A computed fold for a 70-nucleotide RNA from Chaetoceros neogracilis, annotated as transfer RNA. Its Rfam family is "tRNA". Rfam describes the family as follows. Transfer RNA (tRNA) molecules are approximately 80 nucleotides in length. Rfam links the family to the GO term triplet codon-amino acid adaptor activity. NCBI's taxonomy places the organism under Eukaryota, Sar, Thalassiosirophyceae, Chaetocerotaceae, Chaetoceros.
[in-house]
RNA sequence: GGGGUAUAGCUCAGUUGGUAGAGCGCGUGCUUAGCAUGCACGAGGUCUGGGGUUCGAUUCCCCAUUCCUC
Numbered sequence: 001g002g003g004g005u006a007u008a009g010c011u012c013a014g015u016u017g018g019u020a021g022a023g024c025g026c027g028u029g030c031u032u033a034g035c036a037u038g039c040a041c042g043a044g045g046u047c048u049g050g051g052g053u054u055c056g057a058u059u060c061c062c063c064a065u066u067c068c069u070c
Base pairs, nucleotide, nucleotide: 001070002069003068004067006065009024010023011022012021018055026042027041028040029039030038048064049063050062051061052060
């Protein structure tokens, strides 16, 4: 220098741009003599940072940073 990556505690989804989900984990309840399993409900996110375009940006454009790769 080229290409890619950054979204919940972790691993990751998220296409015509319209204020975001899953699995695991965590909490509560039911079930059990108790634990585990199972079921139900719930909490948890400034979508890496800054700027631009737009009525509106996780999404498009620019810069910076992290990590991977050539």